[in-house]
């Protein structure tokens, strides 16, 4: 570092649909229909999995998520 898998970044309801997936056109791609689709992002853990690399020790710790509406907490003003 990648891949899976878990958890966590208050919750809930509606709306469009880009990746991604699935089906189908067409034998393939590329293209296009159509379904589904707004944690796909960060940040943590875990591994009889992959790569890569090589001190160690202490400290602090989240930023952020299309549009609208509700509720949750917090702060501050009537």
């Nucleotide at each position: 570092c990648c891949c899976a898998c878990c958890g966590a970044g208050g919750a809930g309801c509606g709306c469009u649909g880009c990746a991604a997936c699935g089906g189908g056109g067409c034998c393939c791609g590329a293209c296009c229909c159509c379904g589904c689709c707004a944690g796909g992002c960060u940040c943590g853990g875990u591994g009889c999995g992959g790569g890569g690399c090589c001190a160690u020790c202490g400290u602090c710790c989240a930023a952020c998520g299309g549009c609208g509406c509700u509720c949750a907490c917090u702060c501050u003003g009537a």
Background
The RNA shown here (SAH (S-adenosyl-L-homocysteine) riboswitch aptamer) has 78 nucleotides and comes from a Chromatiaceae bacterium. Model confidence (mean pLDDT): 75 of 100. It matches the Rfam family "SAH (S-adenosyl-L-homocysteine) riboswitch aptamer". A reference for the family is Wang et al. (2008), "Riboswitches that sense S-adenosylhomocysteine and activate genes involved in coenzyme recycling", Mol Cell. Rfam 15.1 lists 1,354 matches to the family in 1,132 species.